[in-house]
Context: one part of a larger RNA
RNA sequence: GAUUGAACGCUGGCGGCAUGGCUAAAACAUGCAAGUCGAACGACUAGCAAUAGAAGUGGCGAAAGGGCGAGGAAUAGAUUCCCACGUACCCCGAGGUCAGGGAUACCUCAGAGAAAUCUGAGACAAUACCUGAUAAUAUCGGAAACGAUCAAAGGUUUACCACCUUGGGAGCGGGGAAUCUCCUAUCAGCUAGUUGGUGAGGUAAUGGCUCACCAAGGCGAAGACGGGUAGCGGGUGUGAGAGCACGGCCCGCCGCAUCGAGACUGAGACACUGCUCGGACUCCUACGGGAGGCUGCAGUAACGAAUCUUCCGCAAUGCACGAAAGUGUGACGGGGCAAUGCCGCGUGUGGGAUGAAGCCCUUCGGGGUGUAAACUACUGUCAGGGACUACCAACAACAUGAGGAGUCCCAAAGGAAGAGCCGGCUAACUCUGUGCCAGCAGCCGCGGUAAUACAGAGGGCUCGAGCGUUAAUC
Numbered sequence: 001g002a003u004u005g006a007a008c009g010c011u012g013g014c015g016g017c018a019u020g021g022c023u024a025a026a027a028c029a030u031g032c033a034a035g036u037c038g039a040a041c042g043a044c045u046a047g048c049a050a051u052a053g054a055a056g057u058g059g060c061g062a063a064a065g066g067g068c069g070a071g072g073a074a075u076a077g078a079u080u081c082c083c084a085c086g087u088a089c090c091c092c093g094a095g096g097u098c099a100g101g102g103a104u105a106c107c108u109c110a111g112a113g114a115a116a117u118c119u120g121a122g123a124c125a126a127u128a129c130c131u132g133a134u135a136a137u138a139u140c141g142g143a144a145a146c147g148a149u150c151a152a153a154g155g156u157u158u159a160c161c162a163c164c165u166u167g168g169g170a171g172c173g174g175g176g177a178a179u180c181u182c183c184u185a186u187c188a189g190c191u192a193g194u195u196g197g198u199g200a201g202g203u204a205a206u207g208g209c210u211c212a213c214c215a216a217g218g219c220g221a222a223g224a225c226g227g228g229u230a231g232c233g234g235g236u237g238u239g240a241g242a243g244c245a246c247g248g249c250c251c252g253c254c255g256c257a258u259c260g261a262g263a264c265u266g267a268g269a270c271a272c273u274g275c276u277c278g279g280a281c282u283c284c285u286a287c288g289g290g291a292g293g294c295u296g297c298a299g300u301a302a303c304g305a306a307u308c309u310u311c312c313g314c315a316a317u318g319c320a321c322g323a324a325a326g327u328g329u330g331a332c333g334g335g336g337c338a339a340u341g342c343c344g345c346g347u348g349u350g351g352g353a354u355g356a357a358g359c360c361c362u363u364c365g366g367g368g369u370g371u372a373a374a375c376u377a378c379u380g381u382c383a384g385g386g387a388c389u390a391c392c393a394a395c396a397a398c399a400u401g402a403g404g405a406g407u408c409c410c411a412a413a414g415g416a417a418g419a420g421c422c423g424g425c426u427a428a429c430u431c432u433g434u435g436c437c438a439g440c441a442g443c444c445g446c447g448g449u450a451a452u453a454c455a456g457a458g459g460g461c462u463c464g465a466g467c468g469u470u471a472a473u474c
Base pairs, nucleotide, nucleotide: 001474002473003472004471006470007469008468009467010466013345014344015343016342017341018340019338020337021303027300028299030298031297032296035060036059037058040057041056044053045052046051067256068255069254076181077180078179079178080177081176082175083174085173086172087171090169091168092167093166094165095164096163098132099131100130101129107122108121109120110119111118112117138149139148140147141146154161155160156159182228183227184226189219190218191217194216195215196214197213198212199211200210201209231253232252233251234250235246236245237244238243258279259278260277261276262275281292282291283290284289309335311334312333313332317331318329319328320327321326348378349377350376351375358369359368360367361366382415384410385409386408387407388406389405391404392403418463419462420461421460422459423444424443425442429458430457431456432455433454439446440445
C1' cells in the first nucleotide's frame, strides 16, 4: 500500500447492488418447512339436487429441494482413462392386456386405557392381493435343433390416459486404475484376512467383499506405521511475476442429521422433519405407561468482540402430484433490520466589504478566521405530499402483481458534516496552562518554567457519510 463474512470508538442524509452466528456439530418454547390424485376404490357427512367436504384403502412423490462442515489425510477431492453393472419418471421400436378367487382398512357393534393407542366380532371395494391360461427376439440349459420357466388393470366427458413383456436411447447413478493433494523421525519398522492362489457364497456388478483350503507373502528413508491438523475443487486475497496465504457468499463433489448400531420399504436410502434397538438429555402421566430431536425458515436462551424479521406471496422461476382446472412448496420471488462492503447522489448556486460582530494573535500600528456570514437574486437533486399506469405478464384469448418500477404536479434552502492529525518519518503553527508531574507514543523519542511532541484554544492539513483504532493475510 492492498484486502476482510470483521469488531470497537466518535459521527451519520438518501438510493442501487451485494453481504450478515466465523464462537457452542452445545440446548431449544411456538408456528410453518411434502404433499398430491375423486379420471383407481367403496362407504360417510351436508344439500331437494347439481355438487362440495373430510377420514380410510390404493398410486406417484417424500432418496429432490433446503441446512451444516463434526468426522475424514484417503473409502475423499482434482485431472486423464477404463468397465464386470443398475436405472422409476421421459423418448423411439416390437408384441400383448384372457378367465377366475379369497380377504381387508375406513364403517357398525362390543370392549381396554389418564393418554399414546389397542383388542374382539360382523358386513363390504379396487389400478390392493392371490390362482390359472397364453409365452418370445425375455430368462435358464444347450454347440445348435430344441426343451423348461415367467406377465398384465383398468378409468373417464370416447378422445385419450393408464397397464404387462422386451430391444434401443437420453440423462442419472455404481465400480476400478494412474498421477497430485498439510505438519511431524523427539513416530522406524508395520501387517494373519495380513499378501496372493483355487473353489464357493454374496452383490445390480468387479474384488478377501465374506468363507473353506493352500502358499508365505505384502508395505517401508522416494518416509510405511504412528501422532497432529484439515472438508476438497472451480476459485479468492496479495504480488511485476514466481510465489505465499485462504476456501465466507455462488457452482460441482464428498460427508453428516442428538450419540451409536441395524435393517425394512423402494428404481433409488441403510433415509434431516421414516422404522427398530441401545446411551445421554428434555417433557407428559391417573405411576400402569407414553412423547421428542431446528447442522430447514423465523425465533428463544446460552456462549461470545460480534452477526437480522417469530414479515408478505405463490404474481414470476423451478419442483411434486394431477387428463386438466388446480393444490402444495420458509425452494424461490419480495419487503424489513444493520454505513458490514462496493458504487452513485446530496447537504445548495450566482452576487456580496480595504472586510460587521464574536473569537484568536499582536511589535498595539495592525493581522487572521474571511466572500466566510448577514443581505440579495435564483434553482429544485434527495427526503415530504398528491394524481395516473407503460413495464416485470408468460402459458390461444381473457383474467391474474406479494412487491417493484415509471410519468406528471405541489411546496420549500428549508430536513442533511464529521473524524483523524499538525516534532521527524508525514501534508499541516501559534498562544495559554502544566513543570520528569499530569500525560503522549507506530519507531526515533517528548515533559525537570519560554514544550510547534502533554492539555485547552485559535488557525491549518488529509479524507469525507464516513474517519480512526484493533485483529488478520500478502
Molecule: small-subunit ribosomal RNA, 5' domain
Organism: Planctomycetaceae bacterium